[in-house]
Context: one part of a larger RNA
RNA sequence: GAUUGAACGCUGGCGGCAGGCUUAACACAUGCAAGUCGAACGGUAACAGAGAAUAGCUUGCUAUUUUGCUGACGAGUGGCGGACGGGUGAGUAAUGCUUGGGAACAUGCCUUUAGGUGGGGGACAACAGUUGGAAACGACUGCUAAUACCGCAUAAUCUCUUCGGAGCAAAGUGGGGGACCUUCGGGCCUCACGCCUAAAGAUUGGCCCAAGUGGGAUUAGCUAGUUGGUAAGGUAAUGGCUUACCAAGGCAUCGAUCCCUAGCUGGUCUUAGAGGAUGACCAGCCACACUGGAACUGAGACACGGUCCAGACUCCUACGGGAGGCAGCAGUGGGGAAUAUUGCACAAUGGAGGAAACUCUGAUGCAGCCAUGCCGCGUGUGUGAAGAAGGCUUUCGGGUUGUAAAGCACUUUCAGCGGGGAGGAAAGGGCAUGCUUUAAUAGAGUAUGUCUGUGACGUUACCCGCAGAAGAAGCACCGGCUAACUCCGUGCCAGCAGCCGCGGUAAUACGGAGGGUGCGAGCGUUAAUC
Numbered sequence: 001g002a003u004u005g006a007a008c009g010c011u012g013g014c015g016g017c018a019g020g021c022u023u024a025a026c027a028c029a030u031g032c033a034a035g036u037c038g039a040a041c042g043g044u045a046a047c048a049g050a051g052a053a054u055a056g057c058u059u060g061c062u063a064u065u066u067u068g069c070u071g072a073c074g075a076g077u078g079g080c081g082g083a084c085g086g087g088u089g090a091g092u093a094a095u096g097c098u099u100g101g102g103a104a105c106a107u108g109c110c111u112u113u114a115g116g117u118g119g120g121g122g123a124c125a126a127c128a129g130u131u132g133g134a135a136a137c138g139a140c141u142g143c144u145a146a147u148a149c150c151g152c153a154u155a156a157u158c159u160c161u162u163c164g165g166a167g168c169a170a171a172g173u174g175g176g177g178g179a180c181c182u183u184c185g186g187g188c189c190u191c192a193c194g195c196c197u198a199a200a201g202a203u204u205g206g207c208c209c210a211a212g213u214g215g216g217a218u219u220a221g222c223u224a225g226u227u228g229g230u231a232a233g234g235u236a237a238u239g240g241c242u243u244a245c246c247a248a249g250g251c252a253u254c255g256a257u258c259c260c261u262a263g264c265u266g267g268u269c270u271u272a273g274a275g276g277a278u279g280a281c282c283a284g285c286c287a288c289a290c291u292g293g294a295a296c297u298g299a300g301a302c303a304c305g306g307u308c309c310a311g312a313c314u315c316c317u318a319c320g321g322g323a324g325g326c327a328g329c330a331g332u333g334g335g336g337a338a339u340a341u342u343g344c345a346c347a348a349u350g351g352a353g354g355a356a357a358c359u360c361u362g363a364u365g366c367a368g369c370c371a372u373g374c375c376g377c378g379u380g381u382g383u384g385a386a387g388a389a390g391g392c393u394u395u396c397g398g399g400u401u402g403u404a405a406a407g408c409a410c411u412u413u414c415a416g417c418g419g420g421g422a423g424g425a426a427a428g429g430g431c432a433u434g435c436u437u438u439a440a441u442a443g444a445g446u447a448u449g450u451c452u453g454u455g456a457c458g459u460u461a462c463c464c465g466c467a468g469a470a471g472a473a474g475c476a477c478c479g480g481c482u483a484a485c486u487c488c489g490u491g492c493c494a495g496c497a498g499c500c501g502c503g504g505u506a507a508u509a510c511g512g513a514g515g516g517u518g519c520g521a522g523c524g525u526u527a528a529u530c
Stems, first nucleotide, its partner, number of pairs: 001530004006526005013377006019370002021335001026333003030330003035080003040077002043073002047071003050067008087288003096213007105205002110201008118152001120150002127142006158167003172193006180187002214260003221251003226248008263285004267278004290311005313324004341367001343366003349363001350361004380410004390401004414471001416466005424457001428452010474519005479500003485514005495502002
């Protein structure tokens, strides 16, 4: 000199863009953070509509009861999603990361291709009844539906194979409809969305290898599933991954083993570069989710807001037993030099579910707080010598503050007040026309046109008007390094100090004043890196 996720002191006008627990991976009150689908299902607790019945009468209203009939929908069965998104860096010096290769694999949703979607069955929730418990939560009996579950049929390019053969699947739902049939439910046709099998792709993931990726030798030897082979098991898959048997190997001064420290990278800071330091924010990978262990489900987890077991802690309890996990967003206590609101909205972008409308989304978009940083703007402009007054100083003549002020003439950024006012909006819905599908002018999809229509931010950005210089400057330093000097006070005292060093009666070095220098909504100090 540059830099910082900074802190502290003094000071503080506005805006834009960013950033904001580096410490206790300490403990957490409260609210929210993962749901959705009625176009899978039986249904109807609540709300609304419609129908029916009864009562009152004002003769078309009110009240009550009832009907899942309709819009919808609590709880339940079922599907998909809760493996993403969000947080943190404890562990990990290599099962990680970075770069470059590899073969023995899996891959829901998505795309393409080929084929299929036949015919049956028995349950279990919900519900009803009985009942246990303080609660959490159960137990028994009975009824019922499905895209839930289970056989049968069919079956290959699929699997197994002794190459003869053997084995394996599925589910329906919704829209529309001319004939024909009908037990009036529908069948049947058609379209859309599904379902099953196989192949391919894409994407994502698992695995292996090499090189690189901290410190310590005051750590020199380490290793028995250890190293290799055979066989078997296991896995989606290779493999001591596991087991049995056999051999005695394997690693290491090119640093094994042990100890300490640490998430890694793109990057960031510095620097002419080489290098050094670092890994906040943003992005990629990894690991973790109170501590330790385990598996289940599933395409995917050994799963932050799932399950089970053990432990510590907290809470409830009728003492028999139960409940919980903010390293999600806010917020609280604590620790600390130190780090924010228990905000608004799904309008946009993205995600989950859904045919869609839409619902959910503390992701995200915004707002609030903080000079924490970077950038921009302002705190007036011109004129004005009687060089005013006052201050300071003086050799008492003056000098300086100083065109500075006052005065005169202007301007009005920003802030204030009042008006106007984009863009972020694409979608979605209605209508018309064309095309595709089809038996069809239904319906559905798609394209075009047209009408409509959605904004948290928001009193938005921006523009116009009004008033008036009006509301807006400090901090550090002035001995040398280092830009900037005099007076007074003090008298090795009080004090200063980054280094050299100042102070013991004329201190440009201490304290004050006047003046000056530097930076400026900041300026200094401290800490840290180059």
The prediction has a mean pLDDT of 87. Small-subunit ribosomal RNA, 5' domain from an uncultured Gammaproteobacteria bacterium, 530 nucleotides, folded computationally. Rfam family: Bacterial small subunit ribosomal RNA. The full RNA is in RNAcentral, with records from Greengenes.